[in-house]
The prediction has a mean pLDDT of 80. A computed fold for a 115-nucleotide RNA from a Bacteroidota bacterium, annotated as SAM riboswitch aptamer (S box leader). The sequence was found by an Rfam model in a public genome assembly. NCBI's taxonomy places the organism under Bacteria, Pseudomonadati, Bacteroidota. Its Rfam family is "SAM riboswitch aptamer (S box leader)". Gene Ontology term of the family: regulation of gene expression.
RNA sequence: AUCUUAUCAAGAAAGGCAGAGGGUAAUGGCCCGUUGAAGCCUUGACAACCUCUCUCCGCAUUGCGGAGAAAAGGUGCCAAAUCCAUCCCGACAGUAUCGUUGGGACAGAUAAGUC
Numbered sequence: 001a002u003c004u005u006a007u008c009a010a011g012a013a014a015g016g017c018a019g020a021g022g023g024u025a026a027u028g029g030c031c032c033g034u035u036g037a038a039g040c041c042u043u044g045a046c047a048a049c050c051u052c053u054c055u056c057c058g059c060a061u062u063g064c065g066g067a068g069a070a071a072a073g074g075u076g077c078c079a080a081a082u083c084c085a086u087c088c089c090g091a092c093a094g095u096a097u098c099g100u101u102g103g104g105a106c107a108g109a110u111a112a113g114u115c
Stems, first nucleotide, its partner, number of pairs: 003113006013043005021032003026086004044078001046076001049074003053069007082107001087104006
């Protein structure tokens, strides 16, 4: 970096260095931030995608599938729904203007596989 599939309203922070930004590239909104942002390091936690281990069930078997447990290993993650909207289709309300809500698309993130 390509493509495929799955998931994305749950969950989980302390310390050190640093010093003004950050929350998706953009626009708008709304937030976080000198009571210390990004980034880096250490430790800890969360979670359970992959691997390992264990239990139960089914197939009928060196195994495969399903459910559950566990958390050792590989990742991930630790403000707010992926913070919200943007494009399309509906429902409701309204029509001078402002909306509410459901679904989808696009984009993005993560995992597993793949080029």